[in-house]
Context: one part of a larger RNA
Molecule: small-subunit ribosomal RNA, central domain
Organism: Tenacibaculum lutimaris
RNA sequence: UUGGGUUUAAAGGGUCCGCAGGCGGUCAAUUAAGUCAGAGGUGAAAUCCCAUAGCUUAACUAUGGAACUGCCUUUGAUACUGGUUGACUUGAGUUAUACGGAAGUAGAUAGAAUAAGUAGUGUAGCGGUGAAAUGCAUAGAUAUUACUUAGAAUACCGAUUGCGAAGGCAGUCUACUACGUAUAUACUGACGCUCAUGGACGAAAGCGUGGGGAGCGAACAGGAUUAGAUACCCUGGUAGUCCACGCCGUAAACGAUGGACACUAGUUGUUGGAUUAUUUCAGUGACUAAGCGAAAGUGAUAAGUGUCCCACCUGGGGAGUACGAUCGCAAGAUUGAAACUC
Repeated sequence: UUGGGUUUAAAGGGUCCGCAGGCGGUCAAUUAAGUCAGAGGUGAAAUCCCAUAGCUUAACUAUGGAACUGCCUUUGAUACUGGUUGACUUGAGUUAUACGGAAGUAGAUAGAAUAAGUAGUGUAGCGGUGAAAUGCAUAGAUAUUACUUAGAAUACCGAUUGCGAAGGCAGUCUACUACGUAUAUACUGACGCUCAUGGACGAAAGCGUGGGGAGCGAACAGGAUUAGAUACCCUGGUAGUCCACGCCGUAAACGAUGGACACUAGUUGUUGGAUUAUUUCAGUGACUAAGCGAAAGUGAUAAGUGUCCCACCUGGGGAGUACGAUCGCAAGAUUGAAACUC
């Protein structure tokens, strides 16, 4: 390389957009580039293959044939692919109506809890644990009542629910955006699928500047436990967690399952439409037929049967390391070996 694979054995890119490229619906006409057929030319000789012959045989050598799977020219064929032209509607999209949701951005606002402050009542403990102690408290704590202030998160509803490309999204209201589904078929007429390079988004932690700081809480301090205890438990507590702007670009970024299309028995929940009588469309779950699978399992939301495009794998360790390069303020990220060893 061919081949074989990628849920769990090595292997699906974190997700989407998308140029080049690859692939691409139905009908007709035309062309004849690919494709197929005939003819001609060429394809040096040797080699290789076949049949003979010559050295006593073989190697070796010679003669003849075949082959040289190719290229060029020319004459035809036209099913398929391609090119050109015309048409179509089922793919794709537009429109109208109805509906949907924790989809996004910005602003406003509500109640519970917590903490702090002030004032009142009140007196000796509170807190914490397996048990304690550190800690707080007669300078009046804990408890309780009233008022004020602050930040963060939104009980119940709540669900195997819903939405979003993924990350993710949850009090209420408003504004501005985006999206999806169903029905109607009115319109466009293949406008499609996938996508190397590239671009955008991308949890948490972390970084920069400026705010904010209630609770929680890496680091740190103390108290315990213990042989020790740089831990688990307790009392405190700084970064951080929150906001604005800018970086970082990684996760068990998981369904460990790339995207699109078509086809292949059923049963039963649930969400949103259309119909209401049954059904039906789009999601989201459970169980199973055939099939698949090493098995576990999967099974119309496929890991079944096929087509197209992309990504990735090729024994373990060394190693996601070294070196180089690109990016980054840094942390580091991306790309990514070899020697050696089993």